RNA sequence: AGUCAGCCAGGCAGUCGCUGUGCUGUGCCUAAAGGCAAUAGCAUAGAGGAAAGUCCGGGCUCCAUAGGGUAAGGCGCCAGGUAACGCCUGGGAGGCGUGAGUCUACGGAAAGUGCAACAGAAAAAAUACCGCCUGCUGUCUUUUGGCAGUAGGUAAGGGUGAAAUGGUGCGGUAAGAGCGCACCGCGCGGGUGGUAACAUCCGUGGCAAGGUAAACCCCGCCUGGAGCAAGACCAAAUAGGGAUUCGAGUGGCUAAGGCUUAGCUUUAGCAACAGGCGUGACCCACGUCCGAAUCCGGGUAGGUCGCUAGAGGUGUGUGGUGACACACAUCCCAGAUAGAUGAUUGUCCAAGACAGAACCCGGCUUAUCGGCUGACUCUU
Numbered sequence: 001a002g003u004c005a006g007c008c009a010g011g012c013a014g015u016c017g018c019u020g021u022g023c024u025g026u027g028c029c030u031a032a033a034g035g036c037a038a039u040a041g042c043a044u045a046g047a048g049g050a051a052a053g054u055c056c057g058g059g060c061u062c063c064a065u066a067g068g069g070u071a072a073g074g075c076g077c078c079a080g081g082u083a084a085c086g087c088c089u090g091g092g093a094g095g096c097g098u099g100a101g102u103c104u105a106c107g108g109a110a111a112g113u114g115c116a117a118c119a120g121a122a123a124a125a126a127u128a129c130c131g132c133c134u135g136c137u138g139u140c141u142u143u144u145g146g147c148a149g150u151a152g153g154u155a156a157g158g159g160u161g162a163a164a165u166g167g168u169g170c171g172g173u174a175a176g177a178g179c180g181c182a183c184c185g186c187g188c189g190g191g192u193g194g195u196a197a198c199a200u201c202c203g204u205g206g207c208a209a210g211g212u213a214a215a216c217c218c219c220g221c222c223u224g225g226a227g228c229a230a231g232a233c234c235a236a237a238u239a240g241g242g243a244u245u246c247g248a249g250u251g252g253c254u255a256a257g258g259c260u261u262a263g264c265u266u267u268a269g270c271a272a273c274a275g276g277c278g279u280g281a282c283c284c285a286c287g288u289c290c291g292a293a294u295c296c297g298g299g300u301a302g303g304u305c306g307c308u309a310g311a312g313g314u315g316u317g318u319g320g321u322g323a324c325a326c327a328c329a330u331c332c333c334a335g336a337u338a339g340a341u342g343a344u345u346g347u348c349c350a351a352g353a354c355a356g357a358a359c360c361c362g363g364c365u366u367a368u369c370g371g372c373u374g375a376c377u378c379u380u
Base pairs, nucleotide, nucleotide: 001377002376003375004374005373006372007371008370010348011347012346013345014344015343016342018046019045020044021043022042023041024040025039026038027036028035029034048354052365053364055363056362057361058360059359060227061226062225063224067284068283069282070281072223073222074221075220076219077091078090079089080088081087092106093104094103095102096101107218108217112216113215114212115211124165129158130157131154132153133152134151135150136149137148138147139146140145166184167183168182169181170180171179185207186205187204188203189202190201191200192199193198231305232304233303234302241296242295243294244293245292246291249273250272252270253269254268255267256266257265258264259263275289276288277287278286312331313330314329315328316327317326318325319324
C1' cells in the first nucleotide's frame, strides 16, 4: 500500500415515563379450590446487521382422497453440506491481478430454425476487389522488358471488418496451397493419476465445414395451490331475503303396487352414461352431488387462540481441508394489536451513519458513520 475473515453499533451513573411476565394487595363471583376485570407496589425482560426488498427455500394452516400426463416455470462443470434452495463449502476449467486473491448465465452449435447493421469479392458447406503466375494476340522498345485485351491457374501477400476458415517455420512450385515435413491445434484409439469434473503421456490420421443458445431450440434434474388478512373456537345480530339465466336427463336391472295383462304405468333402490362442483391452465383418473352463474338488499366486522421453547442460542470436546455433523453441559433472549423502550441531567468517547419486530426460520440482494482484532501478499 493491499487482500481475506471476525467483532461492536454509543458507554457509565441518576430521575420520571411505556409494554409483557411473575408475586403480593384491593374489587366482584364461588361452599372451597380457584376464576374474571381494573389498578397499586416489587422483581424481571424488552427491535437489527441489515428488522429493509418481498427475491428464493421451507416450517405451519387449509383446500383434500390427491394420482398420472401436457403445457408453463426454475436450475445447468464435478463432488459434498443442508429440512430445503436459485444458498453455502471444496475442487476443475477459463478470465483478471506482480501477488495475497477474485470473477463466471460453466450441458449441447454435426437435430433443426434464426441472427451478425455498415463495410467488404465473399459472413457458413460462403469467396476473387487489388494482386501473383502462365499461354495467345496487338503495340512500344537496343535488350531483359513495358502497356492493352483475352484464356487458364491461384488464395501465400494487401484491403474491408468484431470475426475471412487451422497457426508458426522450412522445403517445394510457373506462381501458390497441408502440396510435403517439424512443432502446436483438431479427430480417432489407448495408458497413468483422480470418486468425478479433468490433467498428463503414447500412437495414429493431413485433417475444408467459424461465432452466437443472457436467441428460439435440444438434453438432464426439480416443481399442486393459497396463505397468519392462513386457520380454529366463543359470543352477538340479521331477512332460512328477493329477482334473472343455464342445467336438472337417457336407457337398463331389481322389488312393490295399479290397470284396459303377448303390454303400459307409478314409487323406491342399484349400477352406467351425461351434467355441475372440487385453491393456477388443459386432459385423464378419483371423490362428491341436484347443482352453477349474475344482480339487488340486510346483519356482523366483538373477543380468545394461532403468538413464540425453536431445523434455538452459548461453551467445551471429537471428526472433517471446509461448509458442517455428533456428544456433553448450560440458558430462555419482544410478542404489540391505531400498534410498547421515550424524555431529561451529568460525564466519557470512536461524536453515533443506514435505520424499528408484527407467525417463525435458512439464504440472497440493497443501504450504511466510525472503531477494533487476526492472518496473508507486495514495496521500501
This is a predicted structure of a 380-nucleotide RNA (Bacterial RNase P class A) from a soil metagenome. Its mean pLDDT, the model's own confidence on a scale to 100, is 76. RNAcentral holds the sequence, with entries from MGnify. Rfam family: Bacterial RNase P class A. By type it is a ribozyme.